[in-house]
Large-subunit ribosomal RNA, domain IV from a Planctomycetota bacterium, 338 nucleotides, folded computationally. The source organism's lineage runs through Bacteria, Pseudomonadati and Planctomycetota. Its mean pLDDT, the model's own confidence on a scale to 100, is 88.

Context: one part of a larger RNA
RNA sequence: CCCUCGUGAAGGAACUCGGCAAAUUAACCCCGUAAGUUAGCGAGAAGGGGUGCCCCCAUGACGCAAGAAUUGGGGGUCACAGGAAAGCGACAGCUGCGACUGUUUACUAAAAACACAGGUCUCUGCUAAGUCUUAACGACGAUGUAUAGAGACUGACGCUUGCCCGCUGUUGGAACGUUAAGGCGACUGGUCAGCCGCAAGGCGAAGCUGGGAACCGAAGCGCCAAUGAAGGGCGGCCGUAACUAUGACGGUCCUAAGGUAGCGAAAUUCCUUGUCGGGUAAGUUCCGACCCGCACGAAUAGCGUAACGACAGCUGUACUGUCUCCACGAGGGACUCG
Numbered sequence: 001c002c003c004u005c006g007u008g009a010a011g012g013a014a015c016u017c018g019g020c021a022a023a024u025u026a027a028c029c030c031c032g033u034a035a036g037u038u039a040g041c042g043a044g045a046a047g048g049g050g051u052g053c054c055c056c057c058a059u060g061a062c063g064c065a066a067g068a069a070u071u072g073g074g075g076g077u078c079a080c081a082g083g084a085a086a087g088c089g090a091c092a093g094c095u096g097c098g099a100c101u102g103u104u105u106a107c108u109a110a111a112a113a114c115a116c117a118g119g120u121c122u123c124u125g126c127u128a129a130g131u132c133u134u135a136a137c138g139a140c141g142a143u144g145u146a147u148a149g150a151g152a153c154u155g156a157c158g159c160u161u162g163c164c165c166g167c168u169g170u171u172g173g174a175a176c177g178u179u180a181a182g183g184c185g186a187c188u189g190g191u192c193a194g195c196c197g198c199a200a201g202g203c204g205a206a207g208c209u210g211g212g213a214a215c216c217g218a219a220g221c222g223c224c225a226a227u228g229a230a231g232g233g234c235g236g237c238c239g240u241a242a243c244u245a246u247g248a249c250g251g252u253c254c255u256a257a258g259g260u261a262g263c264g265a266a267a268u269u270c271c272u273u274g275u276c277g278g279g280u281a282a283g284u285u286c287c288g289a290c291c292c293g294c295a296c297g298a299a300u301a302g303c304g305u306a307a308c309g310a311c312a313g314c315u316g317u318a319c320u321g322u323c324u325c326c327a328c329g330a331g332g333g334a335c336u337c338g
Stems, first nucleotide, its partner, number of pairs: 001333008010324002014322001019319001027051005036041001038156001052077007062067001078082001090317007097309002102114002118154007130140003157304004162234003167231002169227005176222003182216002187211005194203003235253005262296001263293001274290005
C1' cells in the first nucleotide's frame, strides 16, 4: 500500500453526477395517526410509551378435585444496559411515466419497454373465417357456432375523443368507356385437277393450308358513391380600436379541410439558464404560473387520477468516516527471511 472488518473528538452531506457506500430504523404489546381517496385504502402513516427477575390479588381454557395454561392489576428488586446475543421496516413532502400483481434482453439494459382486465373496428352462418401442409389427403380452429372464433389498434377508472373522403386502402354500384383468350370470319396469300399457249409462261375450281378487318367478348381499370377507434392530413399574406401596445373586426390568396376540447419552455422549447413567483446566503435541476407550441393534441389516443413501483427528477427530518481530515485496532495479502 491492497482486501475484508471494528471504533472514533468536533462538525454532520460541507462528499459526489447522485447520500453511491455506510450509518440510522427494526421484534412484540399499548396509545395515537394527516392530506388525498375509486371509501377498499392511505396505514406499520407520522409520533409516543412499555419489555428482566421475585412476591401478592383477580381471571380461570382444561379438569370430579387438587391443580393449572392464559390474561389483567398491585408491590418489590438487580444491572451502564432486560425485544441484554443473532436475526428483524428509516421516515416525510412535491413532480414525471406506467393504472395495478405480473413479463423481458440465459452472459453489460428490469424500464417509462411487453403483457394485462377494459374499449373500438374489421372478418367469419359452419366443409366458417383464419392457420399448417399434401400429388390427393389430413390436422388445428372445435367435439366450439356470432354472448362464438380470427385479425388489427388502444390499454384500469373518470371526463372526453373535434374538422377533412381530394390522395391511398376497403366496401358497394353497374349505364357508359377501355379490355385478354376465345368466337365469328369480310378480304387475301400458297398449293394444283384442269384450261390457254409452239414455247417461255399465264389463268386457276374443290380440298388442304398461311395471314386476317369489322363485330361479339369477363373480371380489372376508368367512372359513380360510402367509409377515420381505415393509411393519413388538419394554411399564408396585409390592414384595423381617440397615448402606445394588442387586434374582437376586415380584405385577399390557396386548400379535401385548415388543429376543436384539453394541455403547453413539456420524457416534446432550437433560441433558452425564456420571463415571473416559490424554495436556497447563493438553484442551467425542481415546483407553480405565463404562452411567440423552432416542431403538443385527441384510441401511433387527449387531459386527469386514489392505490401500486429494486422506475426517473427535486426537497426535508433522522443518521452517519461520504466529507473537513484522517487516526487507531483486527484478520488476510503484498514485502523481508527461510